[in-house]
Formats: sequence, C1' cells, structure tokens
RNA sequence: CACUCAUCCAGAGAAGCUGAGGGACCGGCCCUGUGAAGCUUCGGCAACCCCACCCCUGUGUGGACGGUGCCAAAUCCGGCAGAAACGAUAAAAAGGUUUCUGGAAGAUGAGGA
Repeated sequence: CACUCAUCCAGAGAAGCUGAGGGACCGGCCCUGUGAAGCUUCGGCAACCCCACCCCUGUGUGGACGGUGCCAAAUCCGGCAGAAACGAUAAAAAGGUUUCUGGAAGAUGAGGA
C1' cells in the first nucleotide's frame, strides 16, 4: 500500500505521566473525570510467521526464545443484494421488523509490489 491468500461469535490489564475524548467511515447503540485517546513500564492472551515431533504432510500434536498482533461489547450491531417469516390491507405493492445466506468495507498476518 496496487494486488493475492488465510482468519475475524474464543482469549487476555495493572501502574505512572497527562487530561477529553473514544469505539475506522455513516446511522444506531455504547464506553469515558470511579479518568477517553496518547506515551512509558511491567504483565498477560493467542499462535499468523517461527521451532520440535509423528501411526509422516495434515483442518495433525506440542512449544513459546524470537518477528508481528491483540488485551469493553461478535469486526459492538447494521449499511449492499437475495430468501423466509411477521405485520398492514378487501386483496396486494412499496415501506417496516426479525432471522438466514452471500457480499462490501475494515482489521491482522503471510506473501507480493
């Protein structure tokens, strides 16, 4: 950061400095002076890279020195498309609500440029 692939309902926070914002964007809904974001220190989670092993090559088992990452809420929920149900109505359509499926966007890693 053009692009490719994989993953995203699990897990894991204290202290110090500082002092008003933060959850990418938009809408919602939340967090926050009982201290946001940021920086520092220490700690932790996880296992992408990595390391070892095998009833040996795979959706395998184990490890955690090192490179990243992460430590409110499912990527907090939705956004676009399709399907079903509900509801409204004389009957429908549109719009609405809920659920499901797929995508988009985003994040992280490994490649790549």
Molecule: SAM riboswitch aptamer (S box leader)
Organism: Chloroflexota bacterium